A computed fold for a 384-nucleotide RNA from a Caulobacteraceae bacterium, annotated as Bacterial RNase P class A.
It was read from a public genome assembly, where an Rfam model found it.
Rfam family: Bacterial RNase P class A. It is annotated as a ribozyme. Its family is annotated with tRNA processing, ribonuclease P activity and dimeric ribonuclease P complex in the Gene Ontology.
The coordinates come from a structure-prediction model, not an experiment, and the mean pLDDT is 75.
RNA sequence: UCAGACGGCCGGGCGGUCGCGGGCCCGAAAGGGUUCGAGGAAAGUCCGGGCUCCACGACGGCAUGGCGGCGGGUAACGCCCGCCGGGGGUGACCCCAGGGAUAGCGCCACAGAAAGGAAACCGCCCUCGUUUCGGCGAGGGUAAGGGUGAAAGGGUGCGGUAAGAGCGCACCGGGCCGCUGGUGACAGGGGCCGCAUGGCAAGCCCCGCUAGGAGCAAGACCGAAUAGGGAUUCCGCGUUCCGGUUCGCCGGGACAGGGCCGCCGCCGGCCCAGGGAUCCGGGUAGGUCGCGAGAACCGUCCCGCGAGGGCCGGUCCAGAGGAAUGACCGCCGCGUUCCCGCAAGGGGGCGGCACAGAACCCGGCUUACAGGCCGUCUGAUCUU
Numbered sequence: 001u002c003a004g005a006c007g008g009c010c011g012g013g014c015g016g017u018c019g020c021g022g023g024c025c026c027g028a029a030a031g032g033g034u035u036c037g038a039g040g041a042a043a044g045u046c047c048g049g050g051c052u053c054c055a056c057g058a059c060g061g062c063a064u065g066g067c068g069g070c071g072g073g074u075a076a077c078g079c080c081c082g083c084c085g086g087g088g089g090u091g092a093c094c095c096c097a098g099g100g101a102u103a104g105c106g107c108c109a110c111a112g113a114a115a116g117g118a119a120a121c122c123g124c125c126c127u128c129g130u131u132u133c134g135g136c137g138a139g140g141g142u143a144a145g146g147g148u149g150a151a152a153g154g155g156u157g158c159g160g161u162a163a164g165a166g167c168g169c170a171c172c173g174g175g176c177c178g179c180u181g182g183u184g185a186c187a188g189g190g191g192c193c194g195c196a197u198g199g200c201a202a203g204c205c206c207c208g209c210u211a212g213g214a215g216c217a218a219g220a221c222c223g224a225a226u227a228g229g230g231a232u233u234c235c236g237c238g239u240u241c242c243g244g245u246u247c248g249c250c251g252g253g254a255c256a257g258g259g260c261c262g263c264c265g266c267c268g269g270c271c272c273a274g275g276g277a278u279c280c281g282g283g284u285a286g287g288u289c290g291c292g293a294g295a296a297c298c299g300u301c302c303c304g305c306g307a308g309g310g311c312c313g314g315u316c317c318a319g320a321g322g323a324a325u326g327a328c329c330g331c332c333g334c335g336u337u338c339c340c341g342c343a344a345g346g347g348g349g350c351g352g353c354a355c356a357g358a359a360c361c362c363g364g365c366u367u368a369c370a371g372g373c374c375g376u377c378u379g380a381u382c383u384u
Stems, first nucleotide, its partner, number of pairs: 001380010012332007020037007039355001043366002046364005051215004064211005069083005084098001085096004099206002104204002106200003121146002123142008154172006173195001174193004179188003219289004229280007238255007257272006296315004301310003333353001334351007
């Protein structure tokens, strides 16, 4: 200098004028003053919690969903950190849905002779027959070579053989059993076994762990008008009984149905069972709370490789309801473009300048993002 890897941060600044929302203060009110007022993702609502209500005796089982190397962090997690194993990259570093494939079932497209207790298409070899001596036919052996495929029943080499083959041997791979190290995943090494038994569990399934449901329109409190419910009381009214009476009714008690129509019963139809006042309770509209001092943020120090934890000090940082957080001007920054200039640079125009925007809160993940800054590291090249 070029090309990259990883981690972190910013994401317009200052001033002026006007405006919007919340709190506080002044004011009788109108209004005035003061202070605060979006994000790293406020987003998707995908996980995990707080909080609230509902359900629930305990334990176990079944079903369903989720998760799945090991150790740690955390309120918790499917998140994060460190490590292990596998894969990729020259490397910094990156990726893994990372339990089980001799528990069982299922599947393995196309191509290919054969796709799982396999297979002879070409080739190789043996025997027999035949021959025009080039071969051809029949039977058999063979998985070393070719070809197909994502994958062909361990790999490489030597021996062996008619040709071959774990057929034999060495190394690698695999299985089983000890040993050593490690908290552990696992690693190293030893012995035995020639070792038919591939892949897929983001197919069913098996194993282990784990999970009650709904969500701030949760939920709590206050609570109109109107309608409806209940209690008391007044007026009115039905049947019946008792008592009184001036014969008009009055008082008290009981009953719940009563009256009319069709002859009666059954049954059916119609009408009445009302009105006023006061009080009570539930719900609706509406209002208040929930609602932001917190798993909070900043800084020093300590512990830890790290995620993170702890002590001390400091700060208060939007709240809300369909929803305020904006507009303009000037200067600077940025981008782009034009002019002048050899250049350094100077001047002008344009763009208002990424993604986006709180709605109960918090921890994560994922997704979007113009432009820019910082740190650590890797590879290549050049110079000293």